[in-house]
RNA sequence: GCCUCGGUGACCAAGUGGUAAGGCGUCGGUCUCGUAAACCGAAUAUCCUGGGUUCAAAUCCCAGUCGGGGCU
Numbered sequence: 001g002c003c004u005c006g007g008u009g010a011c012c013a014a015g016u017g018g019u020a021a022g023g024c025g026u027c028g029g030u031c032u033c034g035u036a037a038a039c040c041g042a043a044u045a046u047c048c049u050g051g052g053u054u055c056a057a058a059u060c061c062c063a064g065u066c067g068g069g070g071c072u
Stems, first nucleotide, its partner, number of pairs: 001071007011023002018055001026042005048064005
């Protein structure tokens, strides 16, 4: 330098045009002598950045950026 995959709550991770699932963690409650576990409830992501397409973009296109893998 080129090719390829990826960046989504603190963390892991689904979603493949119609404004975001789940897990883990956090907070509150039930239970317990108390803690943990278990169960119930709550809060937390405008989706790496900028631009374009579209009535509508996490999703499609372009550029940039960061990370993994491969090639020279």
This is a predicted structure of a 72-nucleotide RNA (transfer RNA) from Haliotis rufescens. The sequence is in RNAcentral, with records from Ensembl Metazoa. Its Rfam family is "tRNA". Rfam classes the family as a transfer RNA. NCBI's taxonomy places the organism under Eukaryota, Protostomia, Gastropoda, Haliotoidea, Haliotis. Model confidence (mean pLDDT): 84 of 100.